[in-house]
A computed fold for a 77-nucleotide RNA from a Paracoccaceae bacterium, annotated as transfer RNA.
The prediction has a mean pLDDT of 81.
It matches the Rfam family "tRNA". The family is grouped with related families in Rfam's "tRNA clan". By type it is a transfer RNA. Rfam links the family to the GO term triplet codon-amino acid adaptor activity.
The sequence was found in a public genome assembly.
The source organism's lineage runs through Bacteria, Pseudomonadati, Pseudomonadota, Rhodobacterales and Paracoccaceae.

RNA sequence: CGGGGCGUAGCGCAGUCUGGUAGCGCAACGGCUUUGGGAGCCGUAGGCCGUUGGUUCGAAUCCAAUCGCCCCGACCA
Numbered sequence: 001c002g003g004g005g006c007g008u009a010g011c012g013c014a015g016u017c018u019g020g021u022a023g024c025g026c027a028a029c030g031g032c033u034u035u036g037g038g039a040g041c042c043g044u045a046g047g048c049c050g051u052u053g054g055u056u057c058g059a060a061u062c063c064a065a066u067c068g069c070c071c072c073g074a075c076c077a
Stems, first nucleotide, its partner, number of pairs: 001073007010026004020057001028044006050066005
């Protein structure tokens, strides 16, 4: 320098193709059960989807640019 992949809740991921106002598991918090711990059950809170712009009535999803990480290749030594 070229090509590809990834970026969504504290952590791990789904949703993207086929646009319709974001979900699962674990963790956290509260309640019940227990002498307590652990465990089980019930419930609650938490993200506007890396960033910016565009298209659209409407964008995590489509388009463009850009940032970060990873992989492959090229170049130099």